Context: one part of a larger RNA
RNA sequence: CUGUCUGGGGAAUGGCUCGGCUCGGGCGCCGAUGAAGGACGUGCCAAGCCGCGAUAGUGCGUCGGGUAGGCGCAAGGAACCUGUGAUCCGACGAUGUCCGAAUGCGACUUCGUGGCCGCAAGGCCGUUCCGUAAGGAACGGGGACCCCCGGGAUCGAAGCAUCCUAGUACGGGGAGGAAAAGGAAUCAAUCGAGAUGCCCUCAGUAAAGGCGAUCGAAGAGGGCGUUGGGCAAACCGAAUCCCGCAUCGAAAGGUGCGGGAGGUGUGGUGUUCGGACUCCGGCACACCUUCCCUCGUGAACGCGAUACUCCGGUGGAAUGCCGAGGCCAAAGAGGGUGACAGCCCCGUAGCGGUAAACGAGGAAGGUGAUUCGGGGUCUCCCGAGUAGCGCGGGUCGGAUAUCUCGCGUGAAUCUGGGUGGCAUUGACAUCCAACCCGAAAUACGUCCCGAGACCGAUAGCGCAGUAGUAGCGUGAGUGAAAGCUGAAAAGUGCCCUUGACGGGAGGUCAAAAGCGCCUGAAACCAGACAGU
Numbered sequence: 001c002u003g004u005c006u007g008g009g010g011a012a013u014g015g016c017u018c019g020g021c022u023c024g025g026g027c028g029c030c031g032a033u034g035a036a037g038g039a040c041g042u043g044c045c046a047a048g049c050c051g052c053g054a055u056a057g058u059g060c061g062u063c064g065g066g067u068a069g070g071c072g073c074a075a076g077g078a079a080c081c082u083g084u085g086a087u088c089c090g091a092c093g094a095u096g097u098c099c100g101a102a103u104g105c106g107a108c109u110u111c112g113u114g115g116c117c118g119c120a121a122g123g124c125c126g127u128u129c130c131g132u133a134a135g136g137a138a139c140g141g142g143g144a145c146c147c148c149c150g151g152g153a154u155c156g157a158a159g160c161a162u163c164c165u166a167g168u169a170c171g172g173g174g175a176g177g178a179a180a181a182g183g184a185a186u187c188a189a190u191c192g193a194g195a196u197g198c199c200c201u202c203a204g205u206a207a208a209g210g211c212g213a214u215c216g217a218a219g220a221g222g223g224c225g226u227u228g229g230g231c232a233a234a235c236c237g238a239a240u241c242c243c244g245c246a247u248c249g250a251a252a253g254g255u256g257c258g259g260g261a262g263g264u265g266u267g268g269u270g271u272u273c274g275g276a277c278u279c280c281g282g283c284a285c286a287c288c289u290u291c292c293c294u295c296g297u298g299a300a301c302g303c304g305a306u307a308c309u310c311c312g313g314u315g316g317a318a319u320g321c322c323g324a325g326g327c328c329a330a331a332g333a334g335g336g337u338g339a340c341a342g343c344c345c346c347g348u349a350g351c352g353g354u355a356a357a358c359g360a361g362g363a364a365g366g367u368g369a370u371u372c373g374g375g376g377u378c379u380c381c382c383g384a385g386u387a388g389c390g391c392g393g394g395u396c397g398g399a400u401a402u403c404u405c406g407c408g409u410g411a412a413u414c415u416g417g418g419u420g421g422c423a424u425u426g427a428c429a430u431c432c433a434a435c436c437c438g439a440a441a442u443a444c445g446u447c448c449c450g451a452g453a454c455c456g457a458u459a460g461c462g463c464a465g466u467a468g469u470a471g472c473g474u475g476a477g478u479g480a481a482a483g484c485u486g487a488a489a490a491g492u493g494c495c496c497u498u499g500a501c502g503g504g505a506g507g508u509c510a511a512a513a514g515c516g517c518c519u520g521a522a523a524c525c526a527g528a529c530a531g532u
């Protein structure tokens, strides 16, 4: 040096999974009754996590479920609880230090320090807004989703300025379980449709565009889901409402007394098949409450195949295999059990149970200026600094023909007004602005459940372990690594040796698998033997 072997080293590979990812379904706000989030405490021994809060190791009370053990992760020692039913599971309550919107005042050292009432325990004392007052509301948080306001740049145009990126990122404000939008002064085209939203299509079309780069609809059609209502005014003119007390009632609500709001209009009517007004005719209804009755939904949970732990062998162990025979099945999903189990265990199919609460119906009580149709048209009403127009800005596919803002100007009143893609006039068609509300179909996922021709520890979330932890950074922030003994700890007593680690002998185990312990590749290292 080569080869073989025995080891070390190392952690690939295989197998495993308490985790993740995705999809589907459910569910969807919390907070001055002090949230979200924290700090500090709390255990017999107690550092971390988790739980809990001076009533403080799953704690206290009530009710329900459930059964033999329990004293969290957590295996040790000690003490204790429990058939007078603990631990555990569910529902409802009690307690709940300090900081935090933080709210008596003041601090950010999660701390300091007042006033008033009260015997004390304890309670009250923030700001803004609403309200005549009594009194009430808001404040802060929330993963993504939603609405409004503000709003760059990199980039693309192969340079760059209009343009594009883009009304995106980001900043501010606001709301909800969804938000927004919404019942035509809409479309359409001489036929007609009939609020809004979402999906498919229309269509990369019409249109915009240094007509460059690029950008980019709508009507129609097909689906999902459906729902329509209320004011102002005309007319009537206090018929109305609030607070306190008393009283009746289960409640809704009624009655009485006192005070107040309200003619600058409470209340009724009415709202575009126009209405008021007027005439005629007809009907018995609409809404609210729940002491009571019935049914349903509904928590923990219960029942659930007297269907093999049958015989011989193998094995540490049988659920496997060989040999010999059975049974259940509305249950042969799945998991566990010393190797692969329908019949061993938990379950599974199926069937029940269920408080609070909710829903439906009945019954009863209460409230109401209860409701519908037709005719007439002398009269009255139908949203103003609005519609429109001019100039300028923003925005849009919107081009002269999108929507909108600022300044200026400025109508009409049903014999009226808007729109129909240049303007004007007239026809024709269509609709009624300048007030308000609003379910569903839609978006999202902090959260719960289920599933998977998804991943299987360098994968899958950054995290399968004390993970947004350790560490890093003045800070905003950044951000890991790290899973596996065995069926069972049976986790190697005693002895020899050693300063100790360890070694020997011996024991446990199926096997040392001997604690960073399943398997245990390669690099790398050592030794033995052989060859040269």
Base pairs, nucleotide, nucleotide: 001531002530003529004528005527006526007525008524014518015484016483019455020454021452022451023450024449025448026447027445028444029141030140037099038098039097040053041052042051044077045076048073049072050057060093061092062091063090064089065088069081070080104113105112106111114125115124116123117122126139127138128137129136130135145176146174147173148172149171150170156163160210186193187192197224198223199222200221208214228437229436230435231383235268236267239266240261241260242259243258244257245256246255247254248253274381275380276379277376278375279374280373281372282371285368286367287366288365289364290363292362293361294360295359296358297357301352302351303350308325309341311323312322313321314320326343327342328332334346335345336344388409389408390407391406392405393404394403416432417431418430419429420428471478472477491517495504496503497502